[in-house]
Context: one part of a larger RNA
RNA sequence: ACCUACGAGUUAUUUUUGUUGGCAAGGUUAAGUAUCUAAGGUAUGUAGCCGAAGCGAAAGCGAGUCUGAAUAGGGCGGUAUAGUCAGCAGAAAUAGACGCGAAACCGAGUGAUCUACCCUUGAGCAGAUUGAAGAUUAGGUAAUACUAAUUGGAGGAUCGAACCGGUAAAUGUUGAAAAAUUUUCGGAUGACUUAAGGGUAGGGGUGAAAGGCUAAUCAAAACUCGGAGAUAGCUCGUACUCCCCGAAAUGCAUUUAGGUGCAGCCUUGAUAAGAUUUUUGUAUGAGGUAGAGCUACUGAUUAGAUGCGAGGGUUUCAUCACCUAUCAAGUCUAGGUAAACUCCGAAUGCGUACAAAAAAAGAUCAGGAGUGAGGGCAUGGGUGCUAAGGUCCAUGUCCGAGAGGAGAAGAAUCCAGACCAUCGACUAAGGUCCCGAAAUAUAUGCUUAGUUGAAUUUAACGAAGUUUAGUUACAGAGACAGCUAGGAUGUUGGCUUGGAAGCAGCCAUUCAUUUAAAGAGUGCGUAACAGCUCACUAGUCGAGUGAUUGAGCGUGGAUAAUAAUCGGGCAUAAGUAUAUUACCGAAGUUGUGGAAUUGUAGUUUUUAAUUAUAAUUGGUAGGGGAGCAUUCCAAUUGCGUAGAAGGUAUUGGGUGACUGAUGUUGGAGCGAUUGGAAGAGCAAAUGUAGGU
Numbered sequence: 001a002c003c004u005a006c007g008a009g010u011u012a013u014u015u016u017u018g019u020u021g022g023c024a025a026g027g028u029u030a031a032g033u034a035u036c037u038a039a040g041g042u043a044u045g046u047a048g049c050c051g052a053a054g055c056g057a058a059a060g061c062g063a064g065u066c067u068g069a070a071u072a073g074g075g076c077g078g079u080a081u082a083g084u085c086a087g088c089a090g091a092a093a094u095a096g097a098c099g100c101g102a103a104a105c106c107g108a109g110u111g112a113u114c115u116a117c118c119c120u121u122g123a124g125c126a127g128a129u130u131g132a133a134g135a136u137u138a139g140g141u142a143a144u145a146c147u148a149a150u151u152g153g154a155g156g157a158u159c160g161a162a163c164c165g166g167u168a169a170a171u172g173u174u175g176a177a178a179a180a181u182u183u184u185c186g187g188a189u190g191a192c193u194u195a196a197g198g199g200u201a202g203g204g205g206u207g208a209a210a211g212g213c214u215a216a217u218c219a220a221a222a223c224u225c226g227g228a229g230a231u232a233g234c235u236c237g238u239a240c241u242c243c244c245c246g247a248a249a250u251g252c253a254u255u256u257a258g259g260u261g262c263a264g265c266c267u268u269g270a271u272a273a274g275a276u277u278u279u280u281g282u283a284u285g286a287g288g289u290a291g292a293g294c295u296a297c298u299g300a301u302u303a304g305a306u307g308c309g310a311g312g313g314u315u316u317c318a319u320c321a322c323c324u325a326u327c328a329a330g331u332c333u334a335g336g337u338a339a340a341c342u343c344c345g346a347a348u349g350c351g352u353a354c355a356a357a358a359a360a361a362g363a364u365c366a367g368g369a370g371u372g373a374g375g376g377c378a379u380g381g382g383u384g385c386u387a388a389g390g391u392c393c394a395u396g397u398c399c400g401a402g403a404g405g406a407g408a409a410g411a412a413u414c415c416a417g418a419c420c421a422u423c424g425a426c427u428a429a430g431g432u433c434c435c436g437a438a439a440u441a442u443a444u445g446c447u448u449a450g451u452u453g454a455a456u457u458u459a460a461c462g463a464a465g466u467u468u469a470g471u472u473a474c475a476g477a478g479a480c481a482g483c484u485a486g487g488a489u490g491u492u493g494g495c496u497u498g499g500a501a502g503c504a505g506c507c508a509u510u511c512a513u514u515u516a517a518a519g520a521g522u523g524c525g526u527a528a529c530a531g532c533u534c535a536c537u538a539g540u541c542g543a544g545u546g547a548u549u550g551a552g553c554g555u556g557g558a559u560a561a562u563a564a565u566c567g568g569g570c571a572u573a574a575g576u577a578u579a580u581u582a583c584c585g586a587a588g589u590u591g592u593g594g595a596a597u598u599g600u601a602g603u604u605u606u607u608a609a610u611u612a613u614a615a616u617u618g619g620u621a622g623g624g625g626a627g628c629a630u631u632c633c634a635a636u637u638g639c640g641u642a643g644a645a646g647g648u649a650u651u652g653g654g655u656g657a658c659u660g661a662u663g664u665u666g667g668a669g670c671g672a673u674u675g676g677a678a679g680a681g682c683a684a685a686u687g688u689a690g691g692u
Stems, first nucleotide, its partner, number of pairs: 001692006011095013026050003032044005054061002064076004098237002101234001105227006116200009125190001127159003130155001134151006163187003168183004202218001204214003240627006250263005264371002266368006278357008291344001292342002298338002302334005309327002311324004374399010404415003419594004424590003430584003433569003439581001441580006452571002461556002465553010482540005488513003493507003519534001523532002595617010628681001630678010646665008
């Protein structure tokens, strides 16, 4: 991992609602007793319980009663008579209460054969080294002291095996081993090591103290059994079919925020309508948003005019006076501004009345829920950076719980809501060269960048790209471009300067003359000159040439981490703009056949079936309905050694769970109908057991 078997809403009591039945202003027995065909039935049993009357704390009174002084007012009742017992179903409460699952808590016991410490009796420590005290001898002293040599053999002394330990590294890490091996290392006569026996026990022991150790278990304190099915607002799992409806992720509250209560939204049943609901129209209302406006208020605010007042300066002994690149109240003119401004002010939405239409909704009561983590998109806002697949509201929509087509691929974008079958048809979005179903369609433009081949990737800014619409200037009295020729004189203007001659720099009535024209000079150049050139002019040439504004499509700007891309191939249209026609294209619509649900109408064999017709039949949580299968029981009725159950192959029926027939295997039991009762259905629980 697979297969097989097992594996989770049960049972009891009480309450409540529905339903079936009995009796009914009543209903009903419990224990007990008697009896029988004895896990049970029948009879008896009226104690009790519920109902038929309530009110009051109570005495008590009573269709009333309590409060009260009250004949008042007010509270609770009455003026609709239906209950009760039993069966079944839904739900709740109490119990383990759908199943499995803690870490823990408490009690009683069992452990010191591991290990910690202690007690008793024993055992062990190769070899080598050092050489304490003391002693002896000699020297020495008045005597001691002291000195030397020898002797001696002390030490939690030294080196180092056994032994005890465990420093470092490697190996090992499903190991040789649930802590080791190899090399290395520490102690090795001691607070040493060790054997046997004994002692201390769980909030206890023991501890040279690490919360260490206390039998591979010890930082909320061992193990075994019990309380015990502890508790788990948590996780996981929770088993056959078909049919009808179908949510929520919100509000308020919560030691509450992943839980729960009430409400909201879903479902089932009942009830009543004169009506409620929905949409549209008409009429009539409330309101202060969008917008707009502000000499209409409040606040903020720009420029100018004026300048109350203040600062600074001049002046003066002081006052007066004068001035100002300063600030500035108020007023005037002009301009723009506000979620917490408004002289104004919509559209929508909301209320009410009337009318019409629609088909179904709405309301109340009662039973059952689930939900109370939501999310994307669009629009209006808050917050944030007018950031976020951000966050918080509002309105709508979709996903959630929605399949199908388009978007290359994609929860929520576009189209469109799947009852079933069909090798029919028409369309939507979107497409029609090939992959790929359908136009290499038509007409007129644009683009030359592979721009582009949708919309989400691109800007400021730059450019004789190109198309188009304007405005304007020059031009047969010859423009623009090119070519030929000229481009001079006073003068090297003055100043400056080493020099400054058109051309380093400064100054200037930058003038004047000759001219067709020619600057006291546009640029290059020289040390300074020179030289080249331009403006300007003539000739030649012969028709358009410049400047500027807007629009379309292109161009540069252009940059991301694995090799690249319109989905790809590719395409000069198969790009792009406008217009047109045809076609393709979905579970949409429609044709044909079939099934089911609900309403209405009819028929019949009238608790039901059937016919017609209209609408409906996506669906998670969840509510409701109808069934299938399994085991057992009762009654009725059957099958089976001429072959039951079970297995297996083939072939039928049913929307389905399922259920027939035939063959074969098998070898002894098994069905059908109607009721009843459940240990009543497995793919999941890191499910349990077995097998492979």
Record summary: The part of an RNA shown here (large-subunit ribosomal RNA, domain II) has 692 nucleotides and comes from Azobacteroides pseudotrichonymphae (SeqCode). The organism belongs to Azobacteroides (SeqCode), within Bacteria. Rfam family: Bacterial large subunit ribosomal RNA. The coordinates come from a structure-prediction model, not an experiment, and the mean pLDDT is 83. The RNAcentral record of the full RNA draws on ENA and SILVA.